[in-house]
Context: one part of a larger RNA
RNA sequence: CUGGGUGUAAAGGGCGUGUAGGCGGGACUGCAAGUCAGGUGUGAAAACCAGGGGCUCAACCUCUGGCCUGCAUUUGAAACUGUAGUUCUUGAGUGCUGGAGAGGCAAUCGGAAUUCCGUGUGUAGCGGUGAAAUGCGUAGAUAUACGGAGGAACACCAGUGGCGAAGGCGGAUUGCUGGACAGUAACUGACGCUGAGGCGCGAAAGCGUGGGGAGCAAACAGGAUUAGAUACCCUGGUAGUCCACGCCGUAAACGAUGGAUACUAGGUGUGGGGGGACUGACCCCCUCCGUGCCGCAGUUAACACAAUAAGUAUCCCACCUGGGGAGUACGAUCGCAAGGUUGAAACUC
Repeated sequence: CUGGGUGUAAAGGGCGUGUAGGCGGGACUGCAAGUCAGGUGUGAAAACCAGGGGCUCAACCUCUGGCCUGCAUUUGAAACUGUAGUUCUUGAGUGCUGGAGAGGCAAUCGGAAUUCCGUGUGUAGCGGUGAAAUGCGUAGAUAUACGGAGGAACACCAGUGGCGAAGGCGGAUUGCUGGACAGUAACUGACGCUGAGGCGCGAAAGCGUGGGGAGCAAACAGGAUUAGAUACCCUGGUAGUCCACGCCGUAAACGAUGGAUACUAGGUGUGGGGGGACUGACCCCCUCCGUGCCGCAGUUAACACAAUAAGUAUCCCACCUGGGGAGUACGAUCGCAAGGUUGAAACUC
C1' cells in the first nucleotide's frame, strides 16, 4: 500500500462557515469525452507458456504458435456516467400566518444576603475545631436596632424542562438582533450534501493597558496535626475572580459516539405546534419537531446500542496501525510571554 477499523481496546477534528475537490432528484432530446463492440497499424529480439525438432538423456540450443493484457487510428452502439438544451416538483430555498424559548448584544431598574462605616442599646466574651490554638474584644467586640457605602451573585419558580453550531446561556424591564418549529402551498426550479486549505467563534486559567475590589481565594504568613507535614483542618491574606479594550486558542472542549439522506416492531413520560371528535380550556384519537426511559429484530469481544442506532445502505471529511522513548528533539510557524500547532529518530521491551 491493500485490507481492517475509530462509544469503553490505537483512532471523530472543540465548533461553525465556506474555497478547491468529491458526490448528487424525476421526464425528454442531441453529442459521443468516459464506457462497450468490430477493423487496421504498432506492440524489436531474447525471456515466458503450449506443441514439435537437435546434441545418447538433461541442462542447453532451435522451429512454429500463443503471449506482449498497451498505444494510436477508424467505423459503429447510446443503457449508465459526462456534456448541451427543454421541462417537472417531491430535495433545497423564498413568501405569508402563528405561537414557544436562561439564543446574542446594549441600557436601565430591583430585592435578599455577606462585608465595611456611622449612631443607639448592651457587657465580657466572640470566633473556630475532632480537640485546640493563632485571631478579634473593656480604646467596648460578638449580639441587636436604624441609617449609609460598595461590589459580586441572582433564593423560590426549576423540571433527564427550554435555547444555542459548539464553548455556553437563569432577577426584572426596554431597545436592537440571530436561529429553530408548526400551518399554508403563492413563488424559484436541483439552486443540493460534504468540505483538504482559508476565515470566524471558542470554558477555565494565564498575559497587556486602564478601571474596580464586597465575598471567595492560588502564592504567602501564622496556629494546629504529625516521626516529619513545604498538605488535608483553623485564623488571616495578595494576585485573580468583576468591567472595558486587546491577546492566548487549550480542556475528561464528553454522548469519550463527525456531517447528510433514506429505510427498519412496539410501549411509556415530557416540551413546542397543528388537526379531528366534543357543549368544553379538560379527557380521547391522529400528526410534525425536540427531549428522556424501556424494549424486538439486527449489531457487539462483552458491556451495551436499539427510529436521538453502535441496525441496513449511499456520499464526503477527519483520524488509527504494538508499549516506552514522546506529544519529546529538531525545523517551520503563531504568540508580548506562558506556551500552542505541526511532529520524528536512535535506543529499548

This is a predicted structure of a 349-nucleotide part of an RNA (small-subunit ribosomal RNA, central domain) from Pseudoflavonifractor gallinarum. The full RNA is in RNAcentral, with records from ENA and SILVA. The coordinates come from a structure-prediction model, not an experiment, and the mean pLDDT is 88. Its Rfam family is "Bacterial small subunit ribosomal RNA". Lineage of the source: Bacteria > Bacillota > Eubacteriales > Oscillospiraceae > Pseudoflavonifractor.